[in-house]
Context: one part of a larger RNA
Molecule: small-subunit ribosomal RNA, 5' domain
Organism: uncultured Pseudomonadota bacterium
RNA sequence: GAACGAACGCUGGCGGCAUGCUUAACACAUGCAAGUCGAACGGUGUUUUCUAGUACUUGUAUUAGGAAACAUAGUGGCAAACGGGUGAGUAACGCGUGGGAAUGUACCCUUUGGUAUUGAAUAACGUUUGGAAACGAACGCUAAUACAAUAUACGCUCGAGAGAGGAAAGAGAAAUCGCUGAAGGAGUAGCCCGCGUUAGAUUAGGUAGUUGGUGGGGUAAUGGCCUACCAAGCCAAUGAUCUAUAGCUGGUCUGAGAGGAUGAACAGCCACAUUGGGACUGAGACACGGCCCAGACUCCUACGGGAGGCAGCAGUGGGGAAUAUUGGACAAUGGGGGAAACCCUGAUCCAGCGAUGUCGCGUGAGUGAUGAAGGUCUUCGGAUUGUAAAGCUCUUUUAUAAGUGAAGAUAAUGACGGUAACUUAUGAAUAAGCUCCGGCUAACUCCGUGCCAGCAGCCGCGGUAAUACGGGGGGAGCGAGCGUUGUUC
Numbered sequence: 001g002a003a004c005g006a007a008c009g010c011u012g013g014c015g016g017c018a019u020g021c022u023u024a025a026c027a028c029a030u031g032c033a034a035g036u037c038g039a040a041c042g043g044u045g046u047u048u049u050c051u052a053g054u055a056c057u058u059g060u061a062u063u064a065g066g067a068a069a070c071a072u073a074g075u076g077g078c079a080a081a082c083g084g085g086u087g088a089g090u091a092a093c094g095c096g097u098g099g100g101a102a103u104g105u106a107c108c109c110u111u112u113g114g115u116a117u118u119g120a121a122u123a124a125c126g127u128u129u130g131g132a133a134a135c136g137a138a139c140g141c142u143a144a145u146a147c148a149a150u151a152u153a154c155g156c157u158c159g160a161g162a163g164a165g166g167a168a169a170g171a172g173a174a175a176u177c178g179c180u181g182a183a184g185g186a187g188u189a190g191c192c193c194g195c196g197u198u199a200g201a202u203u204a205g206g207u208a209g210u211u212g213g214u215g216g217g218g219u220a221a222u223g224g225c226c227u228a229c230c231a232a233g234c235c236a237a238u239g240a241u242c243u244a245u246a247g248c249u250g251g252u253c254u255g256a257g258a259g260g261a262u263g264a265a266c267a268g269c270c271a272c273a274u275u276g277g278g279a280c281u282g283a284g285a286c287a288c289g290g291c292c293c294a295g296a297c298u299c300c301u302a303c304g305g306g307a308g309g310c311a312g313c314a315g316u317g318g319g320g321a322a323u324a325u326u327g328g329a330c331a332a333u334g335g336g337g338g339a340a341a342c343c344c345u346g347a348u349c350c351a352g353c354g355a356u357g358u359c360g361c362g363u364g365a366g367u368g369a370u371g372a373a374g375g376u377c378u379u380c381g382g383a384u385u386g387u388a389a390a391g392c393u394c395u396u397u398u399a400u401a402a403g404u405g406a407a408g409a410u411a412a413u414g415a416c417g418g419u420a421a422c423u424u425a426u427g428a429a430u431a432a433g434c435u436c437c438g439g440c441u442a443a444c445u446c447c448g449u450g451c452c453a454g455c456a457g458c459c460g461c462g463g464u465a466a467u468a469c470g471g472g473g474g475g476a477g478c479g480a481g482c483g484u485u486g487u488u489c
Stems, first nucleotide, its partner, number of pairs: 001489004006485005013361006019354002021319001026317003030314003035078003040075002043072014085272003094197007103189003108185008116150004125140006156165003170177002198244003205235003210232008247269004251262004274295005297308004325351001327350003333347001334345004364394004374385004399426006408416001433478005438459003444473005454461002
């Protein structure tokens, strides 16, 4: 000198764009953050309406049956593995880069076949019943795109072959949407390898599933991934093992570069979701707002037993030098469901708060010498503050008030927002500070103080004439900021 997710002190007018728990991966009240489909299914409820009957006050009430619309607890489907958060762990094929073969793949696209015949249940519901609750139990009834069986199967799987095995679901008024076998694609995911990836030797030996082979198991798939047997290997001063620290990268900061430091925001990958372990479902999880077990903690309880997980968005306590609203909207962009209408979306888009950063603008312009008054200094002549002020002539960025009023959206739909922008009116009106002045380093005098009080980045100032302390005047620098502290180059 530059930089910062900064903090602190003094000060503070406006706007655009960014950015805001770096500390306790500490504990969390409350609300919201993942639903959707009635065009898969049987019910149930409400409303309307039709037919038949009953009561009569003759157009109302009611009973039975049918139809339509709407709503929906439950069964079922898809989604919930995305999106969002955090960086605890990890020195590792985790990441970066370049390769590889032994793989999976819902939704989407392309191609090509098929979609036949049946069955047994079960929730809802009803009855009875247990429990304080959470939640159940028994019996009975019913449907499906739920479940099961049979048939068929070019291609598919196993097999040397003969042969064997293996599928489906319907809905809708219709258009059509689905279901199932196979092949290919796209995107995506799993796996393997070369190279690169912090410090310590005051860590020198480490390793028994350890290293390799054979048989078997397991997986979508290779493999000590697992297991039985056999062999005795494997790694290591080119630093194994151990210990400490740390998410990695694109990038960011600095620097002429080489390099050094760093990994906030944005983007890619990884890991984690109260701590530890486990599997289930599923195309995909060993699953943040799923399940089971164990631990700690919190809450409810009728003491028998139950409930919970903000490192989602807000918000609270705590910690801290320090970091925001319990806001609006799905209008846009995207995501999930649905044929659609539409519903959901604290993703997102916006608004609020903070000079936290950066960029832009303003706090007026011209004229004005009796160089006014006042202040300060003085050699008492004057000098300086100083064209500075006043005065005169203007302007209106900004401000305030009123009016018009967008783009962003496509036929409709705008949270932002009556916002931005434009027009008019008023009136210099609403708007300047901070640090420094001994040298480095731009900027000097007076008074006070008297090695005191104090200053200080380094050198150093202060003990009676202090340009270095404190105050006044003057000056220098930067300016809605200025200085200090911290950290990096």